RNA sequence: GGGGCUGUAGCUCAUCUGGUAGAGCACCUGCUUUGCAAGCAGGGGGUAAGGAGUUCGAUCCUCCUCAGCUCCA
Numbered sequence: 001g002g003g004g005c006u007g008u009a010g011c012u013c014a015u016c017u018g019g020u021a022g023a024g025c026a027c028c029u030g031c032u033u034u035g036c037a038a039g040c041a042g043g044g045g046g047u048a049a050g051g052a053g054u055u056c057g058a059u060c061c062u063c064c065u066c067a068g069c070u071c072c073a
Base pairs, nucleotide, nucleotide: 001072002071003070004069005068006067007066010025011024012023013022019056027043028042029041030040031039049065050064051063052062053061
């Protein structure tokens, strides 16, 4: 320098060919306990790596950029 893959909540990951972004764990509150943990009930949290374009509508399609992993030279 060229090719491929990945980037979504604090973490691990879903979201089946475009139609209101979710789960588990974690976090907060309450109940329960002498206390902790466990359990039960409820709650908060995301510009979907960044930007542009296509479209009535983009996590999803196209282009550019950034970061990580990997292959070739």

Overview: Transfer RNA from a Candidatus Omnitrophota bacterium, 73 nucleotides, folded computationally. Model confidence (mean pLDDT): 80 of 100. The organism belongs to Candidatus Omnitrophota, within Bacteria. It was read from a public genome assembly. Rfam family: tRNA.